[in-house]
RNA sequence: GCGGGGGUCGCAUAGUCUGGCCAAUUGCGCCGGACUCAAAAUCCGGUCCUUAGUGGUACGUGGGUUCGAAUCCCUCCCCCCGCACCA
Numbered sequence: 001g002c003g004g005g006g007g008u009c010g011c012a013u014a015g016u017c018u019g020g021c022c023a024a025u026u027g028c029g030c031c032g033g034a035c036u037c038a039a040a041a042u043c044c045g046g047u048c049c050u051u052a053g054u055g056g057u058a059c060g061u062g063g064g065u066u067c068g069a070a071u072c073c074c075u076c077c078c079c080c081c082g083c084a085c086c087a
Stems, first nucleotide, its partner, number of pairs: 001083007010028003020067001029047006048056002060076001062074003
């Protein structure tokens, strides 16, 4: 350089194709509880903010389309894989 895949809640991961049913799947972690003499394991609940609301904000950056964007389009940044090139 060419081709392909990817960047989402603390971490990993689904959701993207076919826009709305998304504060958003599942596991781990963490917090609380049950059980236990105690701990582990297991089970239950919670885990963005919140003035608790028919609230707010969020999916790499910036922009665009749309009534509506994690999802479509453009731009740039970063990561991974293959190929090519160089030494």
Predicted 3D model of an 87-nucleotide RNA (transfer RNA) from Euryarchaeota archaeon UBA136. Rfam family: tRNA. Rfam describes the family as follows. Transfer RNA (tRNA) molecules are approximately 80 nucleotides in length. Its family is annotated with triplet codon-amino acid adaptor activity in the Gene Ontology. Rfam classes the family as a transfer RNA. The organism belongs to Candidatus Thermoprofundales, within Archaea. The sequence was found in a public genome assembly.